[in-house]
Predicted 3D model of a 102-nucleotide RNA (SAM riboswitch aptamer (S box leader)) from Megasphaera cerevisiae DSM 20462. The coordinates come from a structure-prediction model, not an experiment, and the mean pLDDT is 83.
RNA sequence: UAUUCAUCCAGAGCAGUUGAAGGACUGGCCUUAUGACACUGCGGCAACCUCCCGUACGGGAAGGUGCCAAUUCCAGCAGGAUGUAUUCCUGACAGAUGAUAC
Numbered sequence: 001u002a003u004u005c006a007u008c009c010a011g012a013g014c015a016g017u018u019g020a021a022g023g024a025c026u027g028g029c030c031u032u033a034u035g036a037c038a039c040u041g042c043g044g045c046a047a048c049c050u051c052c053c054g055u056a057c058g059g060g061a062a063g064g065u066g067c068c069a070a071u072u073c074c075a076g077c078a079g080g081a082u083g084u085a086u087u088c089c090u091g092a093c094a095g096a097u098g099a100u101a102c
Stems, first nucleotide, its partner, number of pairs: 001101001004099005013042005021031003025076004043068003048064002050061004072094001077091005
C1' cells in the first nucleotide's frame, strides 16, 4: 500500500502531564472544564499469530499485535416483516483488528 481470509450484541481503568476537543466519514445521538484528544506510568481484558500439553476437539501460557464509554454508539445501500409512523430482521457497502500478500 491493500490482495485474500477470519472476526466485530462478550470482556477490561486508575494516576500524572496537558488543556478543548472526541466518538473513521455524512446525518443523528452521545462523551467532555466533575477535564476531551494526546503522551507517560502502572494495571487489566481478550486470545488472531506464537509456544506447551494433548494427534478431530479441547486445555494451558502470554512472547508479537490488538483493545479497555455507549453492539463497529445508531443509521447510510438493497431487500423483507409491520403498516404510515415507526419498530424489527437479513444481506451488502464502509470501517476496525489480526493473519497474509505486494